[in-house]
Context: one part of a larger RNA
Molecule: small-subunit ribosomal RNA, 3' major domain
Organism: uncultured bacterium
RNA sequence: UGACGGGGGCCCGCACAAGCGGUGGAGCAUGUGGUUUAAUUCGAAGCAACGCGCAGAACCUUACCUACGCUUGACAUGCCCGGACGAUUUCCAGAGAUGGAUCUCUCCCUUCGGGGCCGGUGCACAGGUGCUGCAUGGCUGUCGUCAGCUCGUGUCGUGAGAUGUUGGGUUAAGUCCCGCAACGAGCGCAACCCUCAUCCUUAGUUGCCAUCACGUUUGGGUGGGCACUCUAGGGAAACUGCCGGUGCUAAGCCGGAGGAAGGCGGGGAUGACGUCAAGUCCUCAUGGCCCUUACGCGUAGGGCUACACACGUGCUACAAUGGCAGUGACAAUGGGAUAAUCCCCAAAGGCUGUCUCAGUUCGGAUUGUCGGCUGCAACUCGCCGGCAUGAAGUUGGAAUCGCUAGUAAUCGUGGAUCAGCAUGCCACGGUGAAUACGUUCCCGGGCCUUGUACA
Numbered sequence: 001u002g003a004c005g006g007g008g009g010c011c012c013g014c015a016c017a018a019g020c021g022g023u024g025g026a027g028c029a030u031g032u033g034g035u036u037u038a039a040u041u042c043g044a045a046g047c048a049a050c051g052c053g054c055a056g057a058a059c060c061u062u063a064c065c066u067a068c069g070c071u072u073g074a075c076a077u078g079c080c081c082g083g084a085c086g087a088u089u090u091c092c093a094g095a096g097a098u099g100g101a102u103c104u105c106u107c108c109c110u111u112c113g114g115g116g117c118c119g120g121u122g123c124a125c126a127g128g129u130g131c132u133g134c135a136u137g138g139c140u141g142u143c144g145u146c147a148g149c150u151c152g153u154g155u156c157g158u159g160a161g162a163u164g165u166u167g168g169g170u171u172a173a174g175u176c177c178c179g180c181a182a183c184g185a186g187c188g189c190a191a192c193c194c195u196c197a198u199c200c201u202u203a204g205u206u207g208c209c210a211u212c213a214c215g216u217u218u219g220g221g222u223g224g225g226c227a228c229u230c231u232a233g234g235g236a237a238a239c240u241g242c243c244g245g246u247g248c249u250a251a252g253c254c255g256g257a258g259g260a261a262g263g264c265g266g267g268g269a270u271g272a273c274g275u276c277a278a279g280u281c282c283u284c285a286u287g288g289c290c291c292u293u294a295c296g297c298g299u300a301g302g303g304c305u306a307c308a309c310a311c312g313u314g315c316u317a318c319a320a321u322g323g324c325a326g327u328g329a330c331a332a333u334g335g336g337a338u339a340a341u342c343c344c345c346a347a348a349g350g351c352u353g354u355c356u357c358a359g360u361u362c363g364g365a366u367u368g369u370c371g372g373c374u375g376c377a378a379c380u381c382g383c384c385g386g387c388a389u390g391a392a393g394u395u396g397g398a399a400u401c402g403c404u405a406g407u408a409a410u411c412g413u414g415g416a417u418c419a420g421c422a423u424g425c426c427a428c429g430g431u432g433a434a435u436a437c438g439u440u441c442c443c444g445g446g447c448c449u450u451g452u453a454c455a
Stems, first nucleotide, its partner, number of pairs: 001455002003452003007449007015439002019403005026316008034307002042053002064302007073125001077124003080120004086105002090101004107116003127291002130289003136285002138280003141276001143274001148187006154163003167178003193268004198236007207226002212223003239262001242256005318396001322355006334344003362393001367388007409431007
């Protein structure tokens, strides 16, 4: 100087407390461990691995296994030799890759040297998702959006170092003020950026009967018009600016006015010096090592989907604040090559009826059967629907998680990936709470200080 302490002081955070809803019990989905297997490819491992890489494993993907094949190779460059390459017809062997036979058609550019394209042989070489993330780049997680981390000069100290950065206040903040052997500065904080909330303006193939007219196919449908809504460009607006109190006459804090919005207005993007030899050699790049008729390449089939079990993350429930039937409203993202013009567009909620507390008109697993869709192909191993079947489950032990407001909870909708496949992920809107006395305690963190046989 740090680190640590079941030392002290001050302070913060859904950290506790106060609340609301879950997980842990059930069934299923999904990931992981384990076991099994010819293979169940590989990685990720407390927080920060486990609906993670995978934004989508029937073939492909695919890296794994089995079998059958290839060896200058599926791909690149150079040298040598030769030629169009290729497309079409038919047949044989085969699981196919591939091998063999057959039919017809067949080059382009050119400075005539050659080049483009293809094949052959041999050699240089290719190739490797093989190893090492403890050789690396790049990218990422984490402490943590925590308020810190440093430098120049000066001063102090033999020195390591200290000072500044400590102190008194204050803040979300090393934010600002005051003081001070310090004076300044940098990276961070904040602001500048995007978005939501109000208004004005510009613009009108969406919107409007607001205003006028037509029409009945009652739909802004038509003429007409940009008022409103809206869309998307520009601008205004919030700064403790004003008033009162408080404070040291400061920084600020408390209350009020006005205002769409008030003291950081809500949300996002933004992640300092560094820590964890954190993660990734299987995105990519790359040193070294290793394989080279195989650890490379092609193909078919299988596997990644196994199942005594254990754990994580979810979905659906156990019902009456509900289930079912009928009726019938109101969104926002976004997508469809283009399209505010066409298409895709809710559910909970409301109203009416029924069920009456039961393993039920709850719950839907499982199984049988029929049918549909995608796709060469749904056996291993897809999704959806009809009928039948109707399992466990009556609120879940110890323990444990999320959330402070348009949040939790709850309801549906869209999108990426994608032939098909979503309870996952990313977004969107609808309905819409409770509680916070407080900081003693648990966890994490910041500053000062103290002890130390630790570095």